Predicted 3D model of a 72-nucleotide RNA (transfer RNA) from a Patescibacteria group bacterium. Its Rfam family is "tRNA". Rfam links the family to the GO term triplet codon-amino acid adaptor activity. The organism belongs to Bacteria candidate phyla, within Bacteria. It was read from a public genome assembly.
[in-house]
RNA sequence: AGGCGCGUAGUUCAGUGGUAGAACGCUGGUCUCCAAAACCAGAAGUCGGGGGUUCGAUCCCCUCCGCGCCUG
Numbered sequence: 001a002g003g004c005g006c007g008u009a010g011u012u013c014a015g016u017g018g019u020a021g022a023a024c025g026c027u028g029g030u031c032u033c034c035a036a037a038a039c040c041a042g043a044a045g046u047c048g049g050g051g052g053u054u055c056g057a058u059c060c061c062c063u064c065c066g067c068g069c070c071u072g
Base pairs, nucleotide, nucleotide: 001071002070003069004068005067006066007065010024011023012022013021018055026042027041028040029039030038048064049063050062051061052060
């Protein structure tokens, strides 16, 4: 330099056009002598930035940034 993939909650990941989810973690509660475990409830995201297409974009297109792999 060229090619490919990835970027979504604190972490690991789903979601492939129609109001953004799970698990773990975190907070509160029940239980317990206390704690753990279990159960119940809750908070937490401008979906990497910008632009475009569309009635509507996490999703499609362009560009930039970051990370990884391949080729030279």